[in-house]
RNA sequence: UUAAUAAUUGAGCAAACCCGGCGAAAGCCGGGGACGCAAAGCUAUGGGGUCUAAAACAGUUUCGCGCGGACGCGCGCGUUUCGGUCAUGACAGCCCGGCCGCCUGC
Numbered sequence: 001u002u003a004a005u006a007a008u009u010g011a012g013c014a015a016a017c018c019c020g021g022c023g024a025a026a027g028c029c030g031g032g033g034a035c036g037c038a039a040a041g042c043u044a045u046g047g048g049g050u051c052u053a054a055a056a057c058a059g060u061u062u063c064g065c066g067c068g069g070a071c072g073c074g075c076g077c078g079u080u081u082c083g084g085u086c087a088u089g090a091c092a093g094c095c096c097g098g099c100c101g102c103c104u105g106c
Base pairs, nucleotide, nucleotide: 012037013036017032018031019030020029021028022027035093041099042098043097046096047095048094049091050090051089056085057084059082063078064077065076066075067074068073
């Protein structure tokens, strides 16, 4: 110097949960708190996966208005209910990869 890697010292991070804030939600931020972590540091525009579904789309439902009508109703627009699809929203403490980094005996 490179590779690999057990223990130790000193530090570091902080799950659940609680409080405050942001967000439609997933989730995030700050404070408290520690289940854990040798990368629980960064990367979500490297790949897979997971979560959410605001907007959008197609249905469904309520009410209103307009138009048509063969008077049974039909169509359009707005509004409203319920689920469905979907990331442009998230997760690096789900996995692989990439970048960078602390300690280190035989």
Molecule: c-di-GMP-I riboswitch aptamer